[in-house]
RNA sequence: GCCGGGAUGGCUUAGUUGGAAGAGCGCCGGACUCAUAAUCCGGAGGUCUCGGGUUCAAUCCCCGAUCCCGGCA
Numbered sequence: 001g002c003c004g005g006g007a008u009g010g011c012u013u014a015g016u017u018g019g020a021a022g023a024g025c026g027c028c029g030g031a032c033u034c035a036u037a038a039u040c041c042g043g044a045g046g047u048c049u050c051g052g053g054u055u056c057a058a059u060c061c062c063c064g065a066u067c068c069c070g071g072c073a
Stems, first nucleotide, its partner, number of pairs: 001072007010025004019056001027043005049065005
C1' cells in the first nucleotide's frame, strides 16, 4: 500500500430487507435477614466511533476519516 472483519450504557454484548435500541454483569434505592451474602422488586445510565450524503424517517443504505483485529504484498 491492497483486501476483509469490527467500533452500540462503566464492562461483555444482541438487534432490525430503514419506523428510532434490549439483555447479562456492575451501580443506586427498597423488600427479606439479628446482620451480611444470596434471592426478589424498582431505578439511573446510550450524540449506536466521527464527518458528510440519500430519505418523510438512518444504529441499519452510500462516500470519506480515525482506531482495533486478521490476511496479502
The RNA shown here (transfer RNA) has 73 nucleotides and comes from Picrophilus oshimae DSM 9789. Model confidence (mean pLDDT): 81 of 100. Its Rfam family is "tRNA". RNAcentral holds the sequence, with entries from ENA and GtRNAdb.